[in-house]
RNA sequence: GGGUGCAUAGCUCAGUUGGGAGAGCGCCUGGUUCGCAUCUAGGAGGUCGCGGGUUCGAGUCCCGCUGCAUCCA
Numbered sequence: 001g002g003g004u005g006c007a008u009a010g011c012u013c014a015g016u017u018g019g020g021a022g023a024g025c026g027c028c029u030g031g032u033u034c035g036c037a038u039c040u041a042g043g044a045g046g047u048c049g050c051g052g053g054u055u056c057g058a059g060u061c062c063c064g065c066u067g068c069a070u071c072c073a
C1' cells in the first nucleotide's frame, strides 16, 4: 500500500422485511433476612464510531473517514 471482517447501554453481545432500540451481567430502589448473600418486583443508563447520501421513514441500504482485528505484498 491492497483485500476482508468488526464498531449498538459501564462490560459481553443480539437486533433475520427498512418502521418497537433490546438481553445477560453490573449499578440504584423496594420486598424477603436479625444482618449479609440468594431470590423477587421495579428503575436509571444509548451521539447504534464520525460525516454525507438514498428514502415518507435508516442500527439496518450506498459513499467517504477514523479505530481495532486478520490476510496478502
Stems, first nucleotide, its partner, number of pairs: 001072007010025004019056001027043005049065005